[in-house]
RNA sequence: GAAGUCGGCGGGGUGGUCGCCGGUUCCGUCAUUCGUGAUGGGACGGGAGGAAAGUCCGGACUGCACAGGGCAGGAUGCCUGCUAACGGCAGGCGGGGGUGACCCCAGGGAAAGUGCCACAGAAAGGAGACCGGCCCCCCGUUCGGGGGACCAAGGGUGAAAGGGUGCGGUAAGAGCGCACCAGUGUCGGGGGUAACUCCGGCAGCUCGGUAAACCCCAUCCGCAGCAAGACCAAAUAGGACGGCGUCAAGGGUGGCCCGCCCAGACCGUCGGGUUGGUCGCUGGAGCCUGUGGGUGACCGCAGGCCUAGAGGAAUGACCACCGUUCGCCCAAUGGGGGUAACCCCGGGCGUCCACAGAAUCCGGCUUACAGGCCGGCUUCGACC
Numbered sequence: 001g002a003a004g005u006c007g008g009c010g011g012g013g014u015g016g017u018c019g020c021c022g023g024u025u026c027c028g029u030c031a032u033u034c035g036u037g038a039u040g041g042g043a044c045g046g047g048a049g050g051a052a053a054g055u056c057c058g059g060a061c062u063g064c065a066c067a068g069g070g071c072a073g074g075a076u077g078c079c080u081g082c083u084a085a086c087g088g089c090a091g092g093c094g095g096g097g098g099u100g101a102c103c104c105c106a107g108g109g110a111a112a113g114u115g116c117c118a119c120a121g122a123a124a125g126g127a128g129a130c131c132g133g134c135c136c137c138c139c140g141u142u143c144g145g146g147g148g149a150c151c152a153a154g155g156g157u158g159a160a161a162g163g164g165u166g167c168g169g170u171a172a173g174a175g176c177g178c179a180c181c182a183g184u185g186u187c188g189g190g191g192g193u194a195a196c197u198c199c200g201g202c203a204g205c206u207c208g209g210u211a212a213a214c215c216c217c218a219u220c221c222g223c224a225g226c227a228a229g230a231c232c233a234a235a236u237a238g239g240a241c242g243g244c245g246u247c248a249a250g251g252g253u254g255g256c257c258c259g260c261c262c263a264g265a266c267c268g269u270c271g272g273g274u275u276g277g278u279c280g281c282u283g284g285a286g287c288c289u290g291u292g293g294g295u296g297a298c299c300g301c302a303g304g305c306c307u308a309g310a311g312g313a314a315u316g317a318c319c320a321c322c323g324u325u326c327g328c329c330c331a332a333u334g335g336g337g338g339u340a341a342c343c344c345c346g347g348g349c350g351u352c353c354a355c356a357g358a359a360u361c362c363g364g365c366u367u368a369c370a371g372g373c374c375g376g377c378u379u380c381g382a383c384c
Base pairs, nucleotide, nucleotide: 001380002379003378004377005376006375007374008373009372012322013321014320015319016318017317018316020047021046023044024043025042026041027040028039029038030037031036049355053366054365056364057363058362059361060360061225062224063223064222068258069257070256071255073221074220075219076218077217078092079091080090081089082088093107094105095104096103097102108216109215113214114213115210116209117208130155131154132151133150135148136147137146138145139144163181164180165179166178167177168176182206183205184203185202186201187200188199189198190197191196229279230278231277232276239270240269241268242267243266244264250262251261252260253259286305287304288303289302290301291300292299293298323353326350327349328348329347330346334345335344336343337342
């Protein structure tokens, strides 16, 4: 200097004028059921995000259910930790990719069973002889042809053909035997909380792939959701008809069964009233600073802070200067850093400024994003 990889912070700033929402407090006015409410003005604070998006997970909270058992269904799937919890996060183990820093994995079980492996190939689960190798017999005898018994070592096809390399052996071969290597089984030892890993002995045992296919195993799983729900006010017709029924049918409990609860609890048709207001509504598994522990996710202690709560939906508009992106023009041999190679610094005009807006709240994940800045590590090249 170039390339790569991982992480962090922003994502316009400042000032002025006018305007919007809400809080605290002060001064009035009106009303009052004496609790307070409405309204006008002043002062002082506050007012969208890193994703507010998606509605994909997990909860807090609210209501219902008896909140139990089982089946079905769904989710997760190596180990250990963190957390309120999770399908999240952290650190490891194993496998794969990369020269490397690093990145990826829907990571239990194929010897419980079933299914699938196209095409090519002789043959793709207990598979198999296409080209071939060797021996024997017969015909022909230059090639060659027929039959028999062996073979899977060589070649071909394929993603994959059933351990690999070498030696011996054999008619020719073959773990048939041997040496080494790999796998598998078993015994023993070391390390690690564990997943797992390292070392040694014996054994010729060599026993495809696929479970984001069905399945098996382990663990977990009430329902609905702020349009949840609570209160106040007002109004109508505490309506009419039919069915079933009081032993049990029926209703409720995510689907089904048992259990349990309700019990004029219901089922169906027609018709009427209300659709107004207040609360829920923001003080939290909260944030910031310091400090201790931990590899880390995080946890403990001490101190400090209160940072939207709209209600058809508020934070906007204008002006000036600065800044950002891109393009064009001008200037420049000057200044600064460095051992060096090299790097940085000027002015003007125009243009651009991303993704995108709370609606009960929180922890995650996923997706979108014009630019910019800072740092760690890896590789390559050059120079001193």